[in-house]
Molecule: small-subunit ribosomal RNA
Organism: uncultured bacterium
């Protein structure tokens, strides 16, 4: 996607046409569903009505009526119509046989149809019984029943001929046998009685026999027709034969006897499923599923047997018996069978009216009318389907309200709507109103029959009469848009999108997979899409799925070559002659029932639906031909196999001898103290003399060197050396066979290594096991022992990564290069080597072409056919569980399911990653200096604590961080105390005063109350203020919604595009390789060739010169002045300042290098190879960091999550961590005296100088808007001088007093000063930072924020000035190439198993329940056959009164269903326990 006999949710307007218990073949109440003929037969009512009679009770008679009902007898009831339980079967399907049969109505032809007998229902009485029924006696009819006659055919017998396929058939002839029924009607012509009848005739149904023929069956054979081998052997009436019975008929269909047969791997048996088919739905087809309606055929009919009748039945609405249900009952008995049509209940998701009519078609009876007929044709119910109509149409923009969006302009539902003109389909009313109807019956005429102008049949003509459905199709009128749309869906697959809401929550899901605070995916809504009286769902077929591949798959690594080779059976099979004609090919015939599919025409307005013709049914049979090919005789043939013959080559087997080397033991010298063993080590053995050596001897077991991608085997496998026995293989030769051949399901063999069994044998080595060690543990890797085993003989196992992970077999498709075997040419005078070359066979490597997902394989194919086998079909359960075999065992072989996941896998790519390589960087190791960590004391943070210690920041990249200044303020917290249009912006409306400031009071204060107080104006108004609306506001939440900005890997050298190329592609190349560099920086190479974003360099300071300029700066020379100072005059020479240039470029020379790049030495030069040092941060990570700098979606508060104040806190202390200052001291303190800086800062400001305090600082001021003044005395250094190694003259915390500045205000909580006080601490454990040169280190200065200061911080200056680096094993981080990956959230990865819990499904299992099929054996119902029938009996016989003949009941046997007993067998449920699995 189609499809459905549907079922559920929802929703519904109308019509046609089809279907409509799929379940419990479960159980039925009540109606109908098979009668029917009086032209077979006999008998024959009632009410009612009328009549007469009447004791008034009631009687007769006619009618009703030859009626109704019932009986006898024909016919029919085996049709029709319903189910699919059983059947895996000649049941069905097809196509043939029947020489083995049968057939009632019908048709056609032939012949008859005569004469006779006896019963018996019914009725009538008697009886039994509740009933259902049911006995006796008496009467009687027939188309009922029964002799007898006749026999055209028929039936046996026997006999002949023909012909043929077995008992066939056709003709002839002679014996025996067998038949029957009338009724109706009609017309009298000769007979007889005579209104007319009988006989007789004629005609029509019937009857009897016989022959065909339709139609229908019976039985019989070839073919086809689920599964399961975890069902491998079934069968005794079973195969077959004689005889005999049976049957319409063959047959073992039965039975006696005889023989021992018959099926079966081409699946028999035996379990499971199923009624089959024509067809249906699906596919392109081939196929695959179904077997509802409609049609054929079987089966069944409450279960189970079983016969009667009959043409036909073992019989749905028939009979008899057992069961088991159910109903009646007077308990004695009896009745019953919707799987017919309706209906009930029950069962389920589910499936309908206890309707109408025989009008029409069909059946049944009948001469006909006709009568039945729940077949059938109608109608009712339910969108159950399939088909067709409608729910309006045209115009309408201010694009109306309204809804939803929203960037707020707008868009959008949208010509949709309102309105405006129109139509009327269907529903509605009202009126008309069919088709389906033809017969048949009457008439009339014609024609046949016939003696006939009767009848009877047939034609034409005409008349009458018949509709359930139904007043229903249809048709017309009216009237009005009037009454008539829902469902699903909108993350991708898949057409269609937004807002809200919820916030891993409710939920959704077909299959990935959504939802955790912006959800196109949950729920709503607007809007979109789909389909439309239906539209979603849920079951289920098919398809797509080439995903069981016949069409049309695979097996090297994705699942899948059996371990290997003999070899029976099957399969497949060289060249050739002839012949057959089974397969094969062709045409003709029958057959492939209709329906259905297709085509065409046609009927319902169309369509569904129907009809009519035509195709087709791909098959199955028959006849004729064909003879290439298969195949079968049959004759050659040699190229496949194979044999003979002569050669060589091998670790091919299998047995026996033998050899040497080495371990180890014993024995015995000689020697003495360690030996052994590992990374170090101990157990171990050794003074009882190892260990080392030397001599000698035992034993076992392996066979160094040769040894080789060297050889031999089928595989396993297979190494000293000799014999001796054997198997294959290779190559030359050939005059032999004649296709013997490949492959092989089962089968049988052989099969490493471990492992049973007996027996041996034991040196080494060595699972268990011990010991020492290692380890957090160490049932291990590693030492020291050391038992099975290893080893032989016999026997078992039967498995492996038994792997080339690649079956075997034949042939066919470029090479080349080396190797083992054997031949052959060929040099050369010859011969032998030896070299070259070129057959054949092994064996290895590269590599056309093809091949392959890819990687790779390629004459040794994984290439290109062909023949055989074996194997696979998602992963996990699981090569396990049961079964079954085998096996002493362990175990093999065969080999499911549930259950369970959305994957598992292959091969390559790109990254990452590695306690993989290689290769090169960084203060990354090393080498050095100096620190941290230990003390105190600051400072962050973290914990803890509080009312609150606001908030963020957290490995490196948080922790002196956001903070470059928290006492109030800052301020985000708290706790009071208050305020709502608000502390603040802007806008409208309305008002009115100026608001403010000031002062007073109350009040922690915010604030309140009183008072004083009054703005600019161009005169419009602004400004401010009240009030009231819109707003305001929010350090309130999301840094995981963002903008900016920022940190990090990192200043690491990478990141990457375009075109080409090369890959099926992901992707590569280029970027990779050789050199080089600080560099993806430059060379060369190169399928690459450019390019961009980085790096470099362009910008700053810095370091030399130069040129200008020359003040506040400088002062060499000249001059003045001073105690002195550039102070003053001057001057630009220096210094500096400010500006602009120069200069460095691997530019010279020399080595190395590939003549490059570059590299290394040198000169020149202030500087050289990037001169220093800043600023500058690819593509990108790390949802890093920030919503509290800012800004900003969105949520959230709105008299509080806004604002105002006053205090508090942020400064809290048992810890704990980070940075830091400060020190332990003599390279040091103290104390004096003295020398040289740069950056920078100053007017609410730096503040000189004088004076006063020991001092912080006060007082006063001068001069500075700054190259002028001032912060400013720089320190370390030098000189001198105490101190002498102490907890000290070191440290300096703490603490106590007394001060001093800033401020409204130092309590909580300021810095500083001074006096006392004088703690830890004597250099820091594991571990850790920094630093490579003006660096580290050490001195000091400056500045910002700031009122002050917690700054010891942060940010610059400058002063003095080292060590050290051999080198890249090692830690950490990084680059680049390359390898291995099961990793890709990317090793902080991914992942195994126990265990502990919960839940599923499944084995096991003492038992236990139940179902199924068979067997043994006992009863043995009906009932057919057989016996027997003393009882019974009408027809015929012979007798007259009994028998016979013959039938019957009854009784017995054979078989015989249920039923009981048995011990097996199968198969399922259930079961404490248990066991592995699975998922969580």
């Nucleotide at each position: 996607g189609a499809g459905c006999g549907a079922a559920c949710g929802u929703u519904a307007g109308c019509g046609g046409c089809a279907g409509g218990c799929u379940u419990a073949a479960c159980a039925c109440a009540u109606g109908c569903a098979a009668g029917u003929c009086g032209u077979g037969c006999g008998a024959g009512a009632a009410a009612g009505u009328c009549g007469a009679c009447u004791u008034c009770g009631g009687u007769c008679g006619a009618u009703g009526a030859g009626u109704a009902g019932a009986g006898c007898g024909g016919c029919g009831a085996a049709c029709g119509g319903g189910u699919g339980a059983g059947u895996a079967a000649c049941a069905c399907g097809u196509g043939g046989g029947u020489a083995a049969c049968c057939u009632g109505c019908c048709u056609a032809g032939g012949a008859g149809c005569g004469g006779g007998g006896g019963a018996u229902a019914a009725c009538c009485u008697g009886g039994g019984g509740a009933a259902a029924c049911u006995c006796g006696g008496g009467c009687u009819a027939a188309u009922a029943c029964c002799g007898c006659a006749u026999a055209c055919g028929u039936u046996c017998u026997c006999g002949g001929c023909g012909u043929c396929a077995u008992g066939g058939c056709g003709c002839c002839g002679a014996g025996a046998g067998g038949a029957a029924a009338g009724c109706u009607g009609g017309c009298c012509u000769a007979u007889u009685c005579u209104u007319g009848a009988a006989a007789g005739c004629c005609a029509g149904c019937a009857c009897u026999c016989c022959u065909a023929g339709a139609g229908g069956g019976g039985c019989c054979c070839g073919c086809g027709c689920u599964c399961g081998a975890u069902u491998a052997g079934c069968u005794u009436g079973u195969u077959g034969g004689u005889g005999g019975g049976g049957u319409a008929a063959c047959g073992g269909c039965c039975u006696a006897c005889c023989a021992a047969g018959g099926c079966u791997g081409c699946g028999a048996u035996u379990g499971a499923u199923a009624g089959c088919c024509g067809g249906c739905c699906u596919g392109a087809g081939a196929g695959g599923g179904c077997g509802a309606u409609c049609g054929g055929c079987c089966a069944c009919a409450c279960u189970g047997g079983g016969a009667c009748u009959g043409a036909g039945a073992c019989a749905c609405g028939g009979c008899c018996c057992a069961g088991a249900c159910u109903c009646c009952u007077a308990c004695g008995g009896g009745a019953g069978g919707c799987a017919g049509c309706a209906g009930u209940g029950g069962g389920g998701a589910a499936u309908a009216u206890u309707g109408g009519a025989c009008a029409a078609u069909g059946g049944g009876c009948g001469c006909a009318a006709g009568c039945c007929u729940g077949a059938u044709c109608c109608a009712g119910c339910a969108a159950c389907g399939c088909c067709g109509c409608g729910u309006g149409g045209a115009g309408g923009a201010c694009g109306a309200a309204g809804g939803c969006c929203u960037u707020c302009g707008g868009g959008u539902c949208g010509u949709a709507a309102a309105c405006u003109c129109c139509u009327g389909u269907c529903a509605g009313u009202u009126g008309g109103g069919a088709c389906g109807a033809a017969a048949a019956g009457c008439c009339g005429u014609c024609g046949g029959u016939g003696a006939a102008u009767a009848u009877c049949c047939g034609g034409c003509g005409g008349u009458c009469c018949u509709g359930a459905c139904g007043g229903u199709a249809c048709c017309a009128g009216c009237a009005g848009a009037g009454g008539a749309a829902g469902c699903c869906c909108c993350g991708g697959c898949u057409a269609a999108c937004u807002c809200c809401g919820u916030g891993c929550c409710a939920g959704c899901a077909g299959c990935c997979g959504c939802g955790g605070u912006a959800a196109u995916a949950c729920g709503g809504a607007g809007g979109g899409g789909g389909c439309u009286a239906g539209c979603g769902u849920u079951a289920u077929u098919c398809g797509g799925a080439a995903u069981u591949a016949u069409u049309g798959g695979g097996c090297g690594u994705a699942a899948a070559g059996g371990g290997c080779g003999c070899g029976c059976a099957g399969g497949c099979g060289g060249c050739u002659u002839g012949g057959u004609a089974g397969g094969u090919c062709a045409a003709a015939g029958g057959u492939g029932a209709a329906a259905u599919c297709c085509c065409u025409c046609a009927g319902c307005u169309c369509a569904a639906c129907u009809g009519a013709g035509g195709a087709a049914c791909u098959g199955c049979c028959u006849u004729u031909g064909a003879a290439a090919c298969c195949a079968c005789c049959u004759g050659g043939c040699u190229a496949g196999a194979g044999g003979c013959u002569g050669g060589g080559a091998g670790g091919g087997g299998a047995u026996a001898g033998c050899g040497g080397a080495a371990u180890u033991c014993c024995c015995g010298g000689u020697g003495u103290a360690g030996c052994g063993g590992u990374g170090a080590a101990a157990u171990g053995c050794g003074c009882a003399g190892a260990u080392a050596u030397c001599g000698g001897g035992a034993g076992g077991a392996a066979c160094a060197c040769c040894a080789g991608u060297a050889g031999c085997g089928a595989a396993g496998g297979c190494g000293g050396c000799u014999c001796u026995c054997u198997g294959g293989g290779c190559c030359g030769g050939u005059a032999c066979c004649g296709a013997c051949g490949c492959u092989g399901a089962g089968g049988a063999g052989c099969g490493a290594a471990a492992g049973c069994g007996u027996g041996g044998g034991g040196a080494g080595c060595g699972a268990a096991c011990a010991g020492g060690a290692u380890u957090a543990g160490a049932u291990a890797c590693c030492c020291u022992g050391g038992u099975a085993g290893u080893c032989c003989a016999c026997g078992c196992c039967g498995u492996a990564a038994a792997c080339g992970u690649u079956g075997g077999g034949c042939a066919c498709u470029a090479g080349g290069u080396g190797u083992g075997g054997c031949g052959a040419g060929u040099u050369c005078a010859u011969c032998a080597a030896u070299g070259c070359u070129c057959g054949c066979c092994g064996u290895a490597c590269c590599g056309a072409a093809g091949c392959u997902a890819a990687c790779g394989c390629g004459u040794u194919a994984a290439g290109u056919g062909c023949c055989c086998c074996g194997c696979c079909u998602g992963g996990g359960g699981a090569g396990u569980a049961c079964g079954g075999u085998c096996g002493c065992a362990a175990g093999g072989c065969u080999a499911a399911a549930a259950c369970u996941c959305a994957a598992a896998g292959g091969a390559a790519u790109u990254g990452a990653c590695g306690g993989g390589g290689g290769c090169c960087c960084g203060c990354a190791c090393a080498a050095g200096c100096g620190g941290c960590g230990g003390a105190g004391c600051a400072u962050g943070c973290g914990g803890c604590u509080u009312a609150a210690u606001u908030c963020g920041a957290u490995g490196c990249a948080a922790c002196c961080c956001g903070a470059a200044g928290a006492a109030c303020c800052u301020u985000a917290c708290c706790u009071g105390g208050u305020c709502u249009u608000g502390a603040c912006a802007u806008u409208a409306u309305g008002g009115g005063a100026a608001a403010a400031a000031c002062c007073a009071u109350a009040g922690a204060g915010a604030u309140a109350u009183g008072g004083u107080g009054u703005c600019c104006g161009u005169a419009a108004g602004g400004g401010u203020c009240c009030a009231u609306a819109a707003c305001a506001g929010g350090u309130g939440g999301u840094g995981c919604a963002u903008g900016g900005c920022u940190g990090u890997c990192g200043u690491c050298a990478g990141c990457u595009c375009g075109u080409g190329u090369c890959g099926u592609g992901a992707g590569a190349u280029g970027u990779u390789g050789g050199g080089u560099u600080a560099a993806g920086u430059c060379c060369c190479g190169c399928a690459a060739c450019g390019a961009g974003c980085g790096c470099a360099a362009c910008c700053c300071c810095u370091g030399u010169c130069c040129u200008a300029u020359g003040u506040u700066g400088c002062c060499a020379g000249c001059g003045g002045a001073u105690c002195a100072u550039g102070c003053c005059g001057g001057g630009g020479a220096c210094u500096c300042a400010u500006a602009g240039g120069a200069g460095a470029c691997u530019g010279c020379c020399g080595g190395g290098g590939a003549c490059a790049a570059c590299u290394c030495g040198g000169a020149g030069g202030a500087a050289g190879g990037c001169g220093g040092g800043g600023a500058c941060g690819a593509c990108g990570u790390c949802a890093a960091g920030u919503c509290a700098u800012c800004a900003u979606g969105c949520c959230c508060c709105u008299u509080a999550u806004g604002a105002c104040c006053a205090g508090g806190g942020c400064u809290g202390c048992a810890c704990g961590c980070a940075u830091g200052c400060u020190a332990c001291a003599a390279u040091g303190g103290g104390c004096g005296g003295u020398a040289c800086a740069a950056c920078g800062g100053g007017u609410c400001g730096c503040g000189a100088g004088c004076u006063c305090g020991c001092g912080a600082g006060a007082g006063u001021c001068a001069g500075c808007u700054a190259a002028u003044c001032c912060c400013u005395u720089a320190a370390a250094g030098c000189c001198g001088u105490c101190c002498u190694c102490a907890g000290u003259u070191c440290g300096g915390a703490u603490u106590g007093g007394a001060g001093u500045c800033u401020g409204c205000a130092a309590c909580u909580c300021g810095a500083c000063u001074c006096c006392a006080u004088g703690a830890a601490g004597c250099c820091g454990g594991a571990g850790u930072c920094g630093c490579u040169a003006g660096u580290a280190a050490u001195c000091g200065u400056g500045g910002a924020u700031c009122a002050g200061c917690a700054a010891a911080g942060c940010c610059g200056c400058g002063g003095u000035g080292a060590a050290u680096a051999c080198g890249c094993u090692c830690u950490c981080g990084g680059g680049c190439c390359u390898u291995g990956u099961a990793c890709a959230c990317a090793c902080c990865g991914c992942c195994c198993g126990u265990c502990a819990c919960a839940u599923c499904a499944c084995g096991a299992a003492a038992g236990u329940u139940g179902g199924u099929a068979a067997c043994a054996c006992c009863c043995g119902a009906a009932g057919u056959c057989a016996g027997u029938g003393g009882c019974c009996c009408a027809a015929c016989c012979c007798u007259u009164u009994g028998g016979g003949a013959g039938g019957g009941a009854g009784c017995u046997g054979c078989c015989g269903a249920a039923g009981g007993u048995g011990g097996g067998a199968u198969c399922a449920g259930c079961g404490a326990u248990u066991g592995g699995g699975a998922u969580g």